[in-house]
This is a predicted structure of a 1676-nucleotide part of an RNA (large-subunit ribosomal RNA, half A) from a Thermoplasmatota archaeon. It matches the Rfam family "Archaeal large subunit ribosomal RNA". Its family is annotated with ribosome and structural constituent of ribosome in the Gene Ontology. Model confidence (mean pLDDT): 81 of 100.
Context: one part of a larger RNA
C1' cells in the first nucleotide's frame, strides 16, 4: 500500500404519490345592502393553519342522511347524539376595525354635531336645474376598445428603414368587447350589414428598391336581424315626483310640485317620406298564473368471501361456480367483475331559471297595398380643394390630423386607385342603436404515449412561509416507521441524557424511523513492506493466499480432488494527465479537491434534395360539418416576349446492357417547329406528376448551452449623504486690548500719555468638530475605514437635535466629477429580455469503410464571411485513363561560363591620336601654347538579379512502346453533406536582413492527423506506415559492464581523459604554438656548420648640431675615414653627464649535422555563470580517431502459420484478394442501452426492481447466471413515441475530505486573590475579607430606537467562539394605576382636500376656502414622605392647587370686532439671590485613649397660603447752569434734573405647613413592633442656575397662532351676561414596565465604531485640563 470484510458517516438508486404541469368542456362579473384585499378577535387548555365575527371552528329554516361526534390535531379533561347529533345541499341571521370609505381628522386609532320610540339613527364628492328621489366613486388573471409611445436589436457600420406601434403608462368597458345595416364593392356580369375560419398570397403593392414589410375584391365556411330619430305636417294632444286610494300585479283615478312653445307628444325614416287622390284591414306590449322542463346534497343499483396449497395477512397458485346496459377506477394485512365504495342504467328541489293553457292591464282611428309628380322635407364650416406632418400595401390612386379656403339641395350629392370632360355602371355623408359566430382563463369539471420530489409550479410539508432590504423587491430547503402504535410495560445503570436487558411485531423497519450506492472514517483478515531512476498502466513469468455457488474435468460421487478463475507480492518489457486550445503542451498555458444526482442540435412554419409508400395525366384537400360529406384552393398538363400578344415532333442515324443476328428501353446526333425585333443567336417541344411519411440540410424564429459591459421603460429611495427651509439646543478656562468716554501735557489740535472701555471670520486651549504626519499598529481586523501618539479649528461662511423640501439626463455641489442608503463620468429595483456577443468555455454510448485543409479570388476584409480547389455519400453515362520507364521529335536560355561579343561597372599603365569649359601664358589681332580631365588605342588585373558571343543537368508539349489503373465502371459529368481559408519542420533553390529555434517564396517531403525501432530523453532526423495472435529473418542503429549482440581481426594516429556526440537548436572563433606525426621545398655544413665554452668587440672621436650636460645609447643631421682577423659614428641594460656590463661582428676550442618556408593529420593556448554535474553512467589509453575485414544482435518492417473484418464473385454452401483494415477536422454506413405507448408473450412473497460481492460470453456499446441484501413490482419480442446515454463548462446543487487538531479564542481599556456556601460536578454562580479601576464617568436622569429584554420559581439540548449550578438563554406565572407629567389643544415650514387653471390622460401649478403638521416651539393645575419582588409628582398619608357645571349670597358690566401687550437676535456689563461647598462652635452618637485630647457620623424637608422687599416704572410735591445727580461703562435734566412723599414691583428670605415626617442614636421585645433622646447657630467663597436693570451692535432687525390681559375704539346688549366668595359635583381616552449602551438602539455578532439633552462633590489648579479622591459603579 492493495484487495476484501464488518461497521459508521451520507442520502444516491428503486418503489410510491397528497403536488404539479398541459389540452378540453363549462362557467364567467363584484361593489354605499360598503366590495376586493387586510388588521384584530374568536376554542376548556391554543403559538400555526382552516372555519368563523363580540350571536365569533358558531345560530335560525328547510331538504337529505345515520351511529357516531366536539377541524387540521392521535393529549387530558368535559360534554352533545335514535326527541336523529356531527356532516352535506339549499335559504335566512349575525357580520368588530381599516379599506371606494363617505361626519371630521389620522400611522387599523382618535373625535364633533342632529334626531331618537333611548334599542339607535343621520350628517362626503359630482351628476340628473333646484328640492325630493336617485345614480356614480373602488375592485378584477387574461381577454377588448381608446389615448400616449420606447430601446437593445437588424441592416455584418449607420442616419430613411426595421425591431413596432411591440414593451411599458394612462383612461373606459363588458361577460365578453369592438365593428355594424352602403355617400360598400363589383365590372358590362352582378354581390347586398358586421364579426371569425380557410383561401386568394407571400401574390398586387411598398422599400437606403437594401434589410424587410405586405393587403383586398372573390371564392369556400360559421353565424345570421334589423331597427330608431333630425327635417317636412300637427301644436301640448306630452312626461316626472310626492301624498292619499283601488287593484295579488302590470295597473287606474284624485290632489300638490315641477319639466316642457330654445317643442313635451304624435306622425314620418330610403322598396324615400310628408302632402294630395283611391281601396283594403284587426294588432302588438306588459301582469297574474296551471302546467311542464332542468339543475343539489343525495337514492336505487347484478354476481362466491366456494373447497384445497403457501404465508403474518390472499385479493396469488390449484379446482369448481356465477354476473354482465355493470370486466372504467379506487380501497380492503400481495395481481379481487362477483368483500367495500363504486361502475352501466334509473331516480331525486321548498327557493331559483326556463315554458306561458287561460285569465287580466295598456296602446294610437291603427296597419297595410294601388296612383299621380302640382308643392314641401330629407343631417356644413360639412363635402370639396390648397399646404404641412402622422400613418398605411395603397402607389400621383390608405386612413387621421392642423391650418388656410369653401359648396350643392334630390333637374342634387358621392364613389368606379393620376386629374378633367361626357357617357355607363352604382349608392345617399355630414344622427343614433344592435344578438350570435370571435378572444381569454381568476374559476370548476375531466382527461392525459407529460413530472415523479435536485423532477413537476417558487411552493406535494406553517410558501410567497422562513429569511434579506429603509423602500420597491428578492426569496428557499424541507415527502415515505409499520397492515396496525402493536411507538418498546417491567428490570440494571446513570444527577440527567443515554446505556444493557427483556417484551412487540412477519421483520426493528425504533422515533428526519421503507430500500440506503459512492465520496470519506473507523476495525477485522489476506499479500507486502522503510531507495526504488517515483506514482500509475498493459503484457509475460513466479511466490504466497483463496478457489461455497455459478464455468470446466475427474472420481472411490447426499461428497472429495483437479483447474479455470481471484486477491496480492516480485522479476522483465512498455510507461510524462486528462479535457482544450494550438504549427507544437507532461508543461512552469488554461479548466479539474473528490463523490453522487441534475446538466447542452429542440420545436413550429416554409423550401430544397434523398430514401420509403399511394395513385398517375393526373395528385391532393383547407376552414367546417361529421353518419355521410366538403374540390374552394394548390401542384402539374405550354413555352416564349418588357409587354401587346403569339403559341410547339412521331423524319433519319449512332448506340450501352442484352442477343446468333437483325433489333435494341433509356442514352446520343442530325433535321424540324414555337416565341423573341431577330439570318446566325437566347430559351423552349419526343408527355411524369403530386400526396404523405422518415430522414440529410437552407431561412425565418431565442434556434446547440451557459457567458457582458451597456440601451430603454416604469417604479422605489434625502433614516446615509448634498444644499435649502422652520423650531430647540452648544461652545471650561485664559489672553489680546479697536471705536467710544474720562484725565493728564499743551496756546491749541484732528497731537501724545494714562485710565476706563470690551471690539474681533482675534490669539493660547478643554469639550465639540475635524483628520496633519508616523506613509506606525491593524490589515481572513476590535472594524467591509478601527486603534495609539501627533496635529488643523474652537464666537463663527461655527457644531449640533426634531420637523420638512429638491429625484435619475434629474437632484444638491464654497467643483472633488465629490454626494444623492458599505452602490455614481449617469442610483437602486423590475420589466423590454432568453438584448446582442463575427469572442472565450463546454456539448455526454459503441462498432465498421473512406478522409482533408491551412492554398485562389473577393468582402469596412485581416480572429470572419462567399464562391473555387481539396473530403465523402448518391446518381448519370459506358471506354478509356496515365503521376512511372525508354525511345523520338519539338520547346527554353537557368548552373556554369565569359565579356576587344553587346550594355553597365572596373585596377595599374602606356601611346600623345583627338578633344578640351575655366584658368594661367604669349602676341596688336586672328589665334597659339600649357594644364584638370575626356574619347580612341595598346598592355596589366577584375565583375553583373533586371549584360550574353556561349550554354548544360533537370525540366516540358506531342507522339510510339512497354508499366499501372479501368466494364467487379476508370476519365467525365450531375445533385446532397462538408470540413477548412491560424500552420509547422527538414532538404534544396532563391528574395529581405549584421544575426536568429529571424522573416518571405518555389519544388519534395514529413509532421499536422503516424503507432513501432534507433538518436539517452527529444512533433517533424534515420529505419519503417500499425486488423488480432505466433514462430522466424533483416533495416537503421549497435556488439567492455548497466543492456541483446565482437574484451574480433589487420595497419595506423592521438597522450590532450584530446575522444567516447551522424547531423540539426545541443558552442566554439580570430590569433597563436620549437606538442608531435608526414609531405614538398631553400639554404649552411669535414675547406668544421648549428649550440656551448674562452677571447677580442679598437682608433680619428665626448662625429656634428642641440643642451646646464648629450660621451655609441634626450633629440635632430649625418653615418665617413683608419687599423684590422674582426668591432655599429652602435642592439639592449645602465649614468645627472661619464663610468660599467652586453650585442652586432671575428678568432680559438668541439666534431656532424644544422637553419629556415610551405603544406596537411592529431593535439595545445584562446576557454567566464550563478546549490554539485554530467560522454546516458560506470568507466576506457582503447572500451578514442582514421582505413579496411568478417560475424552477431536489432522493429508492428519482410517470410510462414492461425483467427477476425472489408470488397467482390456466388442463388447458397462457399471462394478471391501480389495489389484492402493508422488516422483530427469531416462524410457514408451498422448496432448497445434509457424512459414510455400499441400488440404478442411470461416471471413474481416458494421473494419483483434496486443495491453488494463473485463467475461466464461478446471485437464492443453491453448481455447473463450465482450467492446475500431488499420487501413490491418486474421483463422479453415487435413497432413506435422521446425533456433518453456527462469527467470536463472557474457549470448547477448537496454530501464529504485534504489544509488541521493547525490558525485561532493573548495583544487598546482596570487585576487579581483567600475563605466559605450550593451542588452530581465550580478559576467564572452566591456571600464575607482584602486588593485594584472610573470618577464632566465605566457614576446619576431623560429622549430617539427596542419591545417584555423587568421580577420570582423551575431549568441546562441549543445560545452565552473554554466552562456553569449563572443569565439580557430555555419553560411557566406576575408586572406598567395619573384632573395638576407628557399626548391631547394652538399654530411653524411644509403637507393634504375641494374650487378655479393646467393636461390626450396620468401627473401638476398659482390663488382661495378648510384642514392636518412638533412627546425639545407656545400652554390651565402637585408637592413632601411612605409603601412592592417588580409601579409611582401615578397607590397611600398630609397639606395643596386648576377647569368646567350647579346652588346660595354679595358685586357690576358684560359679549363680538378690531388695535395693543405678555413676544423673542447676538455680544458685554452691573445688581439682587440661591444651589453647593468650606470653615467655626454647639448638641446627640461612635472609635481610640492611662490622663489630655484627638478621629468620624448626623445635624435635613416642598409646593401652596400669608407677608416683606431691589432696580425700573407711574403719581404727587419740588424747581435747578457758577450747574446737579449718577454709572463698571455710556449717560440724565423746562419735553421738568436733585431732592420728598405715595402707589406698583421679580427672584429670594421669613412665618405658617411641621410633624405621629425624615436622619442618627438608646432602650425594651426580638415574627411583627413599642418606647426614649438630638436634630441648633454664626461665619466665608459663589455660580454656565433664577431674577433685575443697562449698554453695543447690523452685514442677516433677531416665528405664528390659540389662550390671556391692559388700555382703547366701533357695533349689539342691560328680562340678559360676568365676576367674586363658600359649598357641592366632574376630570373621559392613550402613554407610563426595563435597557438607554465596551452586552437591550443603528452597524449580520454579547462587535475597542456611531448616536441628541440636562446634574457633576473635595484636594490641587486659571480652568469641565491634567493627576488623586468621595458618593455611586465596576474588575470585562
Nucleotide at each position: 500500500c492493495c484487495a476484501u470484510c464488518u461497521g459508521g458517516a451520507g442520502g444516491a438508486u428503486g418503489a410510491c404519490u397528497a403536488g404539479g404541469c398541459u389540452c378540453a368542456g363549462c362557467g364567467g362579473c363584484c361593489g354605499a345592502a360598503g366590495a376586493a384585499g387586510g388588521g384584530c378577535g374568536u376554542g376548556c387548555c391554543a403559538a400555526g393553519c382552516u372555519g368563523c365575527g363580540a350571536u365569533a371552528a358558531g345560530c335560525c329554516c328547510g331538504g337529505g342522511g345515520u351511529a357516531g361526534g366536539u377541524g387540521c390535531a392521535u393529549g387530558g379533561g368535559a360534554c352533545c347524539g335514535u326527541u336523529g347529533a356531527u356532516c352535506c345541499c339549499g335559504g335566512g341571521a349575525u357580520g368588530c376595525c381599516c379599506g371606494a370609505a363617505u361626519g371630521g381628522g389620522a400611522g387599523u386609532c382618535c373625535u364633533u354635531u342632529c334626531c331618537u320610540u333611548c334599542g339607535g339613527g343621520a350628517a362626503g364628492u359630482u351628476c340628473u336645474c333646484c328640492a325630493a328621489a336617485g345614480a356614480a366613486c373602488g375592485g378584477g388573471a387574461a381577454c377588448g376598445c381608446g389615448g400616449g409611445g420606447a430601446a437593445u436589436u437588424g441592416a455584418a457600420a449607420c442616419a430613411u428603414c426595421u425591431u413596432a406601434g411591440u414593451a411599458c403608462c394612462c383612461g373606459c368597458a363588458g361577460g365578453a368587447g369592438a365593428a355594424g345595416a352602403a355617400a360598400u364593392c363589383a365590372a358590362u356580369a352582378g354581390a347586398g350589414a358586421u364579426u371569425c375560419c380557410c383561401u386568394c398570397a407571400g401574390u398586387a403593392a411598398c422599400g437606403g428598391c437594401g434589410a424587410g414589410u405586405g393587403a383586398a375584391a372573390g371564392g369556400g365556411g360559421a353565424g345570421a336581424a334589423g331597427g330608431g330619430c333630425a327635417a317636412a305636417c300637427c301644436g301640448a294632444a306630452u312626461c316626472u315626483c310626492u301624498u292619499u286610494u283601488c287593484g295579488u300585479g302590470a295597473g287606474g283615478a284624485a290632489a300638490g310640485a315641477g319639466a316642457g312653445a330654445u317643442g313635451u307628444g304624435g306622425a314620418g325614416u330610403u322598396u324615400g317620406g310628408a302632402g294630395c287622390c283611391g281601396g283594403a284591414u284587426a294588432c302588438c306590449u306588459c301582469u297574474c298564473a296551471a302546467u311542464a322542463g332542468c339543475c343539489a346534497a343525495c337514492c336505487a343499483g347484478a354476481a362466491g368471501u366456494u373447497g384445497g396449497c403457501u404465508g403474518g395477512a390472499a385479493c396469488g397458485c390449484c379446482a369448481u361456480g356465477c354476473c354482465a346496459u355493470a370486466g372504467a377506477g379506487g380501497g380492503c394485512g400481495a395481481g379481487a367483475g362477483c368483500c367495500c365504495c363504486g361502475u352501466a342504467u334509473g331516480g331525486g328541489a321548498a327557493a331559483g331559471c326556463u315554458u306561458g293553457a287561460g285569465a287580466g292591464a295598456g296602446g294610437a282611428g291603427u296597419u297595410c297595398c294601388g296612383g299621380a309628380u302640382u308643392u314641401c322635407c330629407a343631417g356644413a364650416g360639412u363635402a370639396g380643394c390648397g399646404c404641412g406632418c402622422c400613418u398605411c400595401g395603397g402607389a400621383u390612386a390608405u386612413g387621421g390630423c392642423g391650418u388656410g379656403u369653401g359648396a350643392a339641395u334630390a333637374u342634387g350629392g358621392g364613389g368606379g386607385g393620376c386629374a378633367u370632360c361626357a357617357a355607363c355602371c352604382u349608392c345617399c355623408a355630414a344622427c343614433c342603436c344592435u344578438a350570435a359566430a370571435u378572444a381569454c382563463c381568476u374559476g370548476c369539471u375531466g382527461a392525459g404515449a407529460c413530472c415523479a420530489a435536485u423532477a413537476g409550479c417558487a411552493a406535494a410539508c406553517a410558501a410567497g412561509u422562513a429569511g434579506c432590504g429603509u423602500g420597491a423587491g428578492c426569496g428557499a430547503a424541507a415527502g415515505u416507521u409499520g397492515a396496525a402504535a402493536a411507538g418498546a410495560a417491567c428490570c440494571c445503570u446513570u444527577g440527567a441524557c443515554g446505556g444493557g436487558g427483556u417484551g412487540u411485531g412477519a421483520a426493528a423497519a425504533g422515533a428526519g424511523c421503507c430500500u440506503g450506492a459512492a465520496a470519506c472514517c473507523a476495525g477485522g483478515u489476506g499479500g507486502u513492506g522503510a531507495c526504488a531512476g517515483a506514482c500509475c498502466u498493459a503484457c509475460a513469468g513466479g511466490g504466497c493466499a483463496u478457489g461455497a455457488a455459478a464455468g470446466g474435468a475427474g472420481c472411490u460421487u447426499u461428497g472429495c480432488u483437479c483447474c479455470a478463475g481471484u486477491g496480492u507480492c516480485c522479476u522483465g518489457u512498455u510507461a510524462u494527465c486528462c479535457g482544450u486550445g494550438u504549427u507544437g503542451a507532461a508543461a512552469a498555458a488554461c479548466g479539474g479537491g473528490c463523490c453522487a444526482g441534475g446538466g447542452a442540435a429542440u420545436u413550429u412554419g416554409u423550401g430544397u434534395c434523398a430514401g420509403u409508400g399511394g395513385c398517375g395525366a393526373g395528385g391532393u384537400u383547407a376552414a367546417c360539418u361529421u353518419a355521410a360529406u366538403g374540390g374552394a384552393g394548390c401542384c402539374g398538363u405550354a413555352g416564349c416576349g418588357a409587354a401587346a400578344g403569339c403559341g410547339a415532333g412521331a423524319g433519319c442515324c449512332c448506340g450501352c446492357a442484352g442477343g446468333a443476328a437483325a433489333c435494341g428501353a433509356g442514352g446520343g446526333g442530325c433535321c424540324c417547329c414555337g416565341u423573341g425585333a431577330g439570318a446566325u443567336c437566347g430559351c423552349g417541344g419526343g408527355a411524369a406528376g403530386u400526396c404523405a411519411c422518415u430522414g440529410g440540410u437552407g431561412c425565418a424564429a431565442g434556434a446547440c448551452c451557459c457567458g457582458a459591459a451597456g440601451c430603454c421603460g416604469g417604479u422605489u429611495g434625502a433614516u446615509c449623504u448634498a444644499u435649502g427651509c422652520c423650531u430647540g439646543g452648544g461652545c471650561a478656562g485664559g489672553u489680546u486690548g479697536a471705536a467710544g468716554c474720562c484725565c493728564u501735557g499743551u496756546a491749541a489740535u484732528g497731537c501724545a500719555g494714562g485710565g476706563u472701555g470690551g471690539a474681533g471670520g482675534a490669539c493660547c486651549g478643554a469639550g465639540g468638530c475635524g483628520g496633519u504626519g508616523u506613509u506606525g499598529a491593524c490589515g481572513u481586523g476590535c472594524a467591509a475605514a478601527u486603534c495609539a501618539c501627533u496635529c488643523g479649528u474652537u464666537u463663527g461662511a461655527c457644531c449640533u437635535g426634531g420637523g420638512u423640501a429638491u429625484a435619475g439626463g434629474g437632484g444638491c455641489g464654497a467643483u472633488a466629477g465629490a454626494c444623492c442608503a458599505a452602490u455614481c463620468u449617469a442610483a437602486a429595483c423590475c420589466g423590454g429580455c432568453g438584448a446582442u456577443a463575427g469572442c472565450u468555455g463546454g456539448u455526454u454510448c459503441c462498432c465498421c469503410c473512406c478522409g482533408a485543409g491551412a492554398c485562389u479570388a473577393c468582402c469596412c476584409g485581416c480572429a470572419g464571411g462567399u464562391a473555387g480547389a481539396c473530403c465523402u455519400c448518391g446518381g448519370c453515362a459506358g471506354a478509356g485513363a496515365u503521376u512511372g520507364a525508354u525511345g523520338g521529335u519539338g520547346c527554353g536560355g537557368u548552373a556554369g561560363a565569359g565579356c576587344u561579343a553587346c550594355c553597365g561597372a572596373u585596377u595599374a599603365g602606356c601611346u600623345c591620336u583627338c578633344u578640351g569649359a575655366g584658368u594661367g601664358g604669349c602676341g596688336g589681332a586672328a589665334g597659339c601654347c600649357a594644364u584638370a580631365g575626356g574619347a580612341a588605342g595598346c598592355u596589366c588585373g577584375u565583375c553583373g538579379a533586371a549584360c550574353u558571343c556561349c550554354g548544360a543537368a533537370u525540366g516540358u508539349g506531342c507522339c510510339a512502346u512497354c508499366g499501372u489503373c479501368g466494364u467487379a465502371g476508370a476519365a467525365g459529368c450531375c445533385g446532397g453533406g462538408a470540413g477548412c481559408u491560424g500552420g509547422g519542420g527538414u532538404g534544396u533553390c532563391g528574395g529581405g536582413a549584421u544575426a536568429a529555434g529571424c522573416u518571405c517564396g518555389g519544388c519534395a517531403u514529413c509532421c499536422g492527423a503516424a503507432a513501432g525501432g534507433a538518436g539517452a530523453a527529444c512533433a517533424a532526423u534515420c529505419c519503417c506506415g500499425c486488423c488480432u495472435g505466433a514462430a522466424g529473418u533483416u533495416a537503421a542503429g549497435g556488439u567492455c559492464c548497466c543492456c541483446a549482440a565482437a574484451u574480433u581481426c589487420u595497419a595506423g594516429c592521438u597522450a590532450a581523459g584530446u575522444g567516447u556526440c551522424a547531423a540539426a537548436g545541443a558552442u566554439a572563433a580570430a590569433c597563436g604554438u620549437u606538442g608531435u606525426g608526414u609531405g614538398u621545398u631553400u639554404c649552411c655544413a669535414a675547406a668544421g656548420a648549428c649550440a656551448g665554452c674562452c677571447a677580442g668587440g679598437a682608433g680619428g672621436u665626448g662625429a656634428g648640431c642641440u643642451c646646464a650636460g648629450a660621451a655609441g645609447c634626450a633629440g635632430c643631421u649625418a653615418c665617413c675615414c683608419u687599423c684590422c682577423a674582426a668591432g655599429g659614428a652602435g642592439u639592449g641594460c645602465g649614468u645627472a653627464a661619464c663610468a660599467g656590463c652586453u650585442c652586432a661582428c671575428u678568432g680559438g676550442u668541439c666534431g656532424a649535422g644544422g637553419a629556415g618556408a610551405c603544406a596537411c593529420g592529431c593535439g595545445c593556448g584562446g576557454a567566464a555563470a550563478a546549490u554539485g554535474g554530467a560522454c546516458g553512467g560506470g568507466g576506457c589509453u582503447a572500451a578514442g580517431c582514421u582505413a579496411g575485414a568478417u560475424a552477431c544482435c536489432g522493429a508492428u518492417a519482410c517470410u510462414u502459420c492461425a483467427g477476425g473484418g472489408c470488397a467482390c464473385c456466388g442463388a447458397g454452401a462457399g471462394g478471391u484478394g501480389a495489389u484492402c483494415c493508422g488516422g483530427u477536422a469531416g462524410g457514408g454506413g451498422g448496432g448497445c442501452g434509457c424512459a414510455g405507448u400499441g400488440c404478442a408473450u411470461g416471471g413474481u412473497g416458494a421473494g419483483a426492481a434496486g443495491u453488494a460481492g463473485g463467475g461466464g460470453c461478446g471485437u464492443g456499446a453491453g448481455c447473463u447466471c450465482c450467492u446475500a441484501u431488499g420487501g413490491a413490482c418486474c421483463g422479453u419480442g415487435u413497432a413506435c413515441u422521446g425533456a433518453u446515454g456527462a469527467g470536463g463548462a472557474u457549470c448547477c446543487u448537496g454530501g464529504c475530505g485534504a489544509g488541521a487538531g493547525u490558525a485561532g479564542c493573548a495583544g487598546c481599556a482596570a487585576a487579581g486573590a483567600g475563605c466559605g456556601g450550593u451542588g452530581a460536578g465550580a478559576a467564572u454562580c452566591c456571600g464575607c475579607u482584602c486588593c485594584g479601576c472610573c470618577g464632566a464617568a465605566a457614576g446619576g436622569a431623560c429622549a430617539c430606537g427596542g419591545g417584555u429584554u423587568c421580577c420570582u420559581c423551575g431549568g441546562c439540548a441549543a445560545u452565552u467562539u473554554c466552562g456553569c449550578u449563572a443569565a439580557g438563554c430555555c419553560g411557566a406565572g406576575g408586572g406598567u394605576g395619573a384632573g395638576u407629567c407628557g399626548a391631547u389643544c394652538c399654530u411653524a415650514a411644509g403637507g393634504c382636500a375641494u374650487g378655479u387653471c393646467u393636461u390626450a390622460a396620468c401627473c401638476g401649478a398659482a390663488c382661495a376656502u378648510g384642514u392636518c403638521g412638533a412627546a425639545a416651539g407656545g400652554g390651565a393645575a402637585g408637592c413632601a414622605g411612605g409603601u412592592u419582588a417588580a409601579u409611582a409628582u401615578u397607590c397611600c398619608u398630609g397639606c395643596a392647587c386648576c377647569a368646567c357645571a350647579g346652588a346660595a349670597g354679595c358685586u357690576u358690566u358684560g359679549c363680538u370686532u378690531c388695535a395693543u401687550c405678555a413676544u423673542c437676535g447676538c455680544a458685554u456689563c452691573u445688581g439682587g439671590g440661591u444651589a453647593u461647598g468650606c470653615c467655626a462652635a454647639g448638641u446627640g452618637g461612635a472609635g481610640u485613649u492611662g490622663u489630655c485630647g484627638c478621629u468620624c457620623c448626623a445635624u435635613c424637608c416642598a409646593a401652596g397660603u400669608g407677608u416683606u422687599u431691589a432696580a425700573g416704572c407711574c403719581c404727587g410735591g419740588g424747581g435747578a447752569g457758577u450747574u446737579c445727580c449718577g454709572c463698571a461703562a455710556u449717560g440724565g435734566a423746562g419735553g421738568g434734573a436733585a431732592c420728598c412723599g405715595g402707589g406698583u414691583g421679580a427672584a429670594g428670605g421669613c412665618a405658617c405647613u411641621a410633624g405621629u415626617g425624615g436622619g442618627u442614636u438608646c432602650c425594651c421585645a426580638u415574627u411583627a413592633g413599642g418606647g426614649g433622646a438630638c436634630u441648633u447657630u454664626g461665619g466665608c467663597a459663589g455660580a454656565g442656575c433664577c431674577c433685575u436693570g443697562g449698554u453695543g451692535u447690523c452685514a442677516g432687525g433677531g416665528a405664528a397662532a390659540g389662550u390671556g390681559a391692559u388700555u382703547g375704539a366701533a357695533g349689539c346688549g342691560c328680562u340678559a351676561a360676568a365676576g367674586u366668595u363658600u359649598c357641592u359635583g366632574c376630570g373621559u381616552u392613550c402613554g407610563u414596565a426595563c435597557c438607554u449602551a465596551g452586552a437591550a438602539c443603528c452597524g449580520a455578532c454579547u462587535c475597542a465604531g456611531g448616536u441628541g439633552u440636562c446634574c457633576u462633590g473635595g484636594g490641587u489648579g486659571a480652568a469641565u485640563a491634567g493627576c488623586c479622591u468621595a458618593a455611586g459603579g465596576c474588575g470585562u